[in-house]
Molecule: SAM riboswitch aptamer (S box leader)
Organism: Hellea sp.
């Protein structure tokens, strides 16, 4: 990097030092950011969740429990919308379902 499967309305963050103007994937919107963000380096401590994992049960597929270990996550629903269908309505906009895209994990290449 492309492929397969699962999940995505819940949950949880604060610092020190260095660097500095962007950041929220993309586009539009809307937000965050010199009260110093994001990223990177370095350093201190914390939390959420339960994919892998472990345990129990007859149970690889189900349920419950655990959290030492491998990941992940801790502004806003995946911040909203982006395509299609249905619907309320006809001025704009709203609602529902599915998809696309994206993210994370596991697997296989």
């Nucleotide at each position: 990097c492309a492929c397969u499967c699962a999940u995505c309305a819940a949950g949880a963050c604060c610092g020190g030092c260095g660097u500095u103007a962007g950041g929220g994937a993309c586009a539009g919107g809307c937000c965050c950011g010199a009260u110093a963000a994001a990223g990177c380096g370095u350093u201190g401590g914390g939390g959420c969740a339960a994919c892998c994992u472990u345990g129990u049960g007859a149970a690889u597929u189900c349920a419950c429990a655990a959290a030492c270990g491998g990941u992940g996550c801790c502004a806003a629903g995946u911040c909203c919308u982006g395509c299609a269908g249905c619907u309320c309505g006809u001025a704009g906009a709203g609602g529902c379902u599915g998809g696309a895209a994206g993210a994370u994990g596991a697997g296989a290449g």